The RNA shown here (Bacterial RNase P class A) has 452 nucleotides and comes from a Chloroflexota bacterium. The prediction has a mean pLDDT of 77. Rfam family: Bacterial RNase P class A. Rfam links the family to the GO terms ribonuclease P activity, tRNA processing and dimeric ribonuclease P complex. Rfam classes the family as a ribozyme. NCBI's taxonomy places the organism under Bacteria, Bacillati, Chloroflexota.

Order: sequence, then structure tokens, then C1' cells
RNA sequence: CAGGUCGGCCGGGUGGUUGCGGUUCUGCGCUUAGGCGCCGGGCCGAGGAAAGUCCGCACUCCCCAGAGCGCGAUGCCGGAUAACGUCCGGGGCGGAGACAUCUGCCGGAUCGGGCCACAGAAAGAUAUACCGCCCUCAUUCCCCCUCUCCCCCUGGGAGAGGGCCGGGGUGAGGGUAAGGGUGAAAUGGUGGUGUAAGAGACCACCGGCGCGGGUGGCAACAUCCGCGGCCAGGCAACCCCCAUCGGGAGCAAGGCCAAACAGGGUUGAACUCCUUCGGGAGGGGAGGCUGCUCGUCUCCCUCGAAAUCCAGGUAGGCCGCACCGAGGUGGAUAGAGAUAUCCAUCCCAGACAGAUAAUCACCACGCGAGAUAAAGGAGGAAGCUGAGCCUUCGGGCCGCGGUGUAAACUUUAUUUGGCGAACAGAAUGCGGCUUAUAGGUCGGCCUGGGGU
Repeated sequence: CAGGUCGGCCGGGUGGUUGCGGUUCUGCGCUUAGGCGCCGGGCCGAGGAAAGUCCGCACUCCCCAGAGCGCGAUGCCGGAUAACGUCCGGGGCGGAGACAUCUGCCGGAUCGGGCCACAGAAAGAUAUACCGCCCUCAUUCCCCCUCUCCCCCUGGGAGAGGGCCGGGGUGAGGGUAAGGGUGAAAUGGUGGUGUAAGAGACCACCGGCGCGGGUGGCAACAUCCGCGGCCAGGCAACCCCCAUCGGGAGCAAGGCCAAACAGGGUUGAACUCCUUCGGGAGGGGAGGCUGCUCGUCUCCCUCGAAAUCCAGGUAGGCCGCACCGAGGUGGAUAGAGAUAUCCAUCCCAGACAGAUAAUCACCACGCGAGAUAAAGGAGGAAGCUGAGCCUUCGGGCCGCGGUGUAAACUUUAUUUGGCGAACAGAAUGCGGCUUAUAGGUCGGCCUGGGGU
């Protein structure tokens, strides 16, 4: 200097004019009070994501307030936090990259069930046999030996016996899973013993698993030792099991004030006892608390609760609501860090068809173009020429030497004018996650080049 990677910040500024919303103050006016209106001044007025609505909570009501089942969520270890499925730091198994770095997964498969297409003999039973290997029996062919007979007599042919301890083919039965094949995955691997041929059948070493220990670490885990032949795939974002957590609904939650109207129908329970005659107890009916059960609460039982159908009124104002906050900012301390504690300082929108806009000037930023100057280009293009080579002797080639200087272009500075400026808009609030984002700036780390 360039590229890559990780983290943080900003994401226009200043001034003027006009116009919006809130709050507060002075003045004026109205009002029984609360308060309302008008002019003017001060102060404040969109975001890092306000988006998605994916999690967690504050707050409110159900509600006086529970339990169980069901249902749902999370799932390595240790921490942070109000909490979380978030964040921090670690552990293990992977993937990409040369590196910095980025990224996926994480309780249980030895409780049980279920699935693993196609191919393959076979996909988890300690099974199976496609090719193959071995043994037995039968049969057949060849080969070897002996004898006899015949013949065309250095030999050939036929028959009988023997060779089961020679070889091959076919069939039947048995053994086998070492070799080969299929597949994502095939019953641990290498070497040996052994066997008819093989096989953890046995042995040595290695790997996995189980049991028992040592060391380090809070732990997940890492590492080492001993014993054991135990060799027992995968999938649980399939059912399931285990641990932990979870009541529901949501600011259109929920309160207050004022005003207005109009009610009608269906269905509808059971009474008994006591009584000081007010009522009480039991029982029955309905509704709420999620889906169920228990439990509990409320109302009603002959004029009646609740449910349901039809019809009508209101949709105005205030609060909730901008908060003394799990608050913002700065600093110090502790910590690897998330973060915590302390000190200082600040109050930073609260609208309700829903406000923050318009305009002017200057400056800053990005892109393009023009002009001027400097540096580089330039350790020197072209031209001229010496040397070298060729020559038809006119010259040509070459660029090794000498001389000789230019432009395009690049960078910087100044200046002129033009164009542009990302994603995007609060609606109760907060902590996260995810998604979108022109450009600028600061820093850490990695790689490459150059210089000292």
C1' cells in the first nucleotide's frame, strides 16, 4: 500500500422566515366552582431498526384464589438477566476457508412400539446365501497300473480287475460367512493359530463397549491404568421416556363522567325441614374460573337467574398515556465477558383520521465533466547517428552504444458548474431475535507486495 475478516459509531450540519402538536409562564376575556378561549414568550417533538409480531416480561382484568390431568415449550456445562427459546464464556461431534474467521448440531436408541425406498441372498434376526470355498454320497468322462484276447504288430483296439490314497463335469445332502458382488449402511480391523474349508473358535496388537480406578477441571469433558471376547446399525423437528418451565386473555386490556333509548318473544328448576317470622339449612337449576375433573365463587328456585332470537339507543369527553422508569448519558471499580456496583448529570414526542412540514442561504458528503499548477509517466517513445548484419552499392535491417526530447494517462491541490443523497414513520412500554439498509469513519486480526 492492497485485499479479506471481525467489532463499534454516524447516517447530514448551521442560521433565518413561515406553518403544525404538546407542555409551561405572563397578560386579557368568560365562568357558581372545576375550568375554557385568545395573543405573546420559553422548552420539547420519530428509529437503529419505529418494520416482522417470532419469544420474554411489566401492567390490567377474569378473581377471593387453588390442585390434578391434558396440552405446549425448552433440552451439553458453567454463568448473566426481571425473565426468555436471548446473551456471555467453555466442552464435544462435524462442514467451508491457505489464514483471520464463518457455520450446523447437542437429555435418552440397553423400557417399549414404529420406519429405513430401490438395489441386494439378507436391513437388525445373532438371521440369511447370489457368485464362491469345503466335505459325503450317486453318476459320468478322462488318466495310471495289472492281466487276457484280437489286429494291419517300433504300436493300436476291446474286455475284466484295481487305483475311493488321481483329475474334471452333473445331481442330492451337509458345513461356511474368510474372498467377490449390491447398497448410505452388511455382524469391528490387521496379522497369526487352527480347520475338510472357514469363523473372536482361539491368540497378539488396535478400535468400540461395559466395569473399577488415578490425574487435571466447579462442570460438560480430557488423559492415563487395570479387568472383561462383551462386539449390541441409523432415525426420537416419528410415537414414546426423563428433567425443567408454563392459568387465560390482552391497551380495541381496563376505569371514570355525561347523554340517550324501548322493549318484545322462546325456553326455564322441586321442594323438604327448622324458625325469635327477619330468615337459615339441605336439595335442585344456571353461569364464571381454558379443554376436562375436583374445588371454589356468584345468582336463582313461580315469577324467575342464566341462555337464546328479534328490535332500539350510545359510538361524546377524560383517565389509562409519557410515567422516577428492570430509564438515558459520562466516569470509576470488579470480572475473560455478558454484566454488576458506586459517583455525577439529565427528563429526551404523547397524537387520536392521527402532529414535526415548506422555503432560502452557506457548509459538508458521493458521482460525472471542464480549467490551471505541480509531481510522476521519463533509469526516456520518436528523430539523428556510431557499431553490427545484408546488399543489385541506390540502400535496407537491427536497437548494442551516443545524442535527444514529447504526449496520452495517473495522482495531488485550487477552482467552475451539473446531478444525487440508503432502509424507512411512534400509537401502553421495556429486554431480545429476525429481516432491510446508499455511503462515511474508527479500531483489532489475517494474507500478499514494497521500503527501512